[in-house]
Order: sequence, then structure tokens, then C1' cells
RNA sequence: UAUGAAGGAAAAGCGCCAGAACUCUACGGAGUUGACGAGGUGGGGGUAAUCGAUGUUUCGGCGGAUGCCCUCUAGUCGCCUGUCACGACUACAAGUGGUCUUCUAAAACGUUCGGGUGACCGGACGGACAACGAGGAACACGUUGACAGCA
Repeated sequence: UAUGAAGGAAAAGCGCCAGAACUCUACGGAGUUGACGAGGUGGGGGUAAUCGAUGUUUCGGCGGAUGCCCUCUAGUCGCCUGUCACGACUACAAGUGGUCUUCUAAAACGUUCGGGUGACCGGACGGACAACGAGGAACACGUUGACAGCA
């Protein structure tokens, strides 16, 4: 220094590269690119996994994954309490709906510094622009059943 094994840690627009595009080359080969942020994890199973951006190879693919569906567990609400059933909902929050409001987008772009022969890589500064979702406010709508208890 290379390879293998075991263990540990980290990431979730995350990791990887057999296609593709691109660079260098002594033509043997050696390299580069390959998701911009926002948001997101109770257990198990299934599965083609959310949102937008002035990005458009962010193509194509492999793996993973906090998505979604089913189910289980623990709960919230259903205007006294408990158990069970049912309905909606929640996984530190908890019925549905629209309205208003709050929650610094980042890349791109411009200027500039550093590394590399190069494709390209890593920073700093400048001034913008989202959607989903979440929090808050008032409003509208909805707001069971059986049994037992208490009054």
C1' cells in the first nucleotide's frame, strides 16, 4: 500500500454506478458528473414513497428510506365515571371543512477565494422567489350505543 473478515459510527434528496454524457491520455488506460432545498420514524406486513424550485443528465439504473395501505399496541375526542363495541383522529399529539395568519427555502443567478492539466470539486459574500405540512385565531358543521356506577 492492496485485499479480506469482524466490530463500530454516520447519512435518508441519502449512498452507489454496469448505461449515458463529459475530461485527460503516451490510445494501453485513468478520471469527472450523476437531486436544489422544505418536510418526515410506536411495532409488524405489503408497496411503484411526500412537497414544491428561476434546477431540466435533477437523464437512466441499483440499493436504502421517516410516505401510503392493512394490522397490532398505547392513547385522544364523541360534555359525569368505568368497561366493551362503533366512528373520527394521534404516536407528545389527538373530529371534519374552508378562511385569515405565523413558521429566514436552497440551488439557480451575480461577485469572489481555494484545489485540479482538465471534465469538475470545496468555500465566502450579495439580493430574491415556493408548495406540502405544522402552530395559532375566529367561524361553520358533526358530536354515538350497550351494561354498570355516581348524582

The prediction has a mean pLDDT of 80. GlmS glucosamine-6-phosphate activated ribozyme aptamer, 151 nucleotides, folded computationally. It matches the Rfam family "glmS glucosamine-6-phosphate activated ribozyme aptamer". By type it is a riboswitch. Gene Ontology terms of the family: regulation of gene expression and catalytic activity.